Model confidence (mean pLDDT): 82 of 100. A computed fold for a 73-nucleotide RNA from a Patescibacteria group bacterium, annotated as transfer RNA. Its Rfam family is "tRNA". Rfam's curators write: Transfer RNA (tRNA) molecules are approximately 80 nucleotides in length.

[in-house]
RNA sequence: GGGCGGUUAGCUCAGUUGGCAGAGCAUCGUCUUGACGUGACGAGGGUCGCAAGUUCGAGCCUUGCACCGCCCA
Numbered sequence: 001g002g003g004c005g006g007u008u009a010g011c012u013c014a015g016u017u018g019g020c021a022g023a024g025c026a027u028c029g030u031c032u033u034g035a036c037g038u039g040a041c042g043a044g045g046g047u048c049g050c051a052a053g054u055u056c057g058a059g060c061c062u063u064g065c066a067c068c069g070c071c072c073a
Base pairs, nucleotide, nucleotide: 001072002071003070004069005068006067007066010025011024012023013022019056027043028042029041030040031039049065050064051063052062053061
C1' cells in the first nucleotide's frame, strides 16, 4: 500500500424488507429474609465510532475518515 470482518447501554451481544433503539448480566429501588444471599416486581442508563450524502424517514443504503482484528504484498 491492497483486501475482508468489526465499532449499538458499564460489560457481552441482538436488531428481519429502511418505519417506536432492545435482551442478558451489572447498577439502583421496593417486596421477600432475623441478616446476607437467592427469588419476585419495577426503574435509571444510548451523539448506534466521527462526518457527509440518498430518502418523507437511516443502527440499517452510499462515500470519506478514525480505531480494533485477520489476510496479502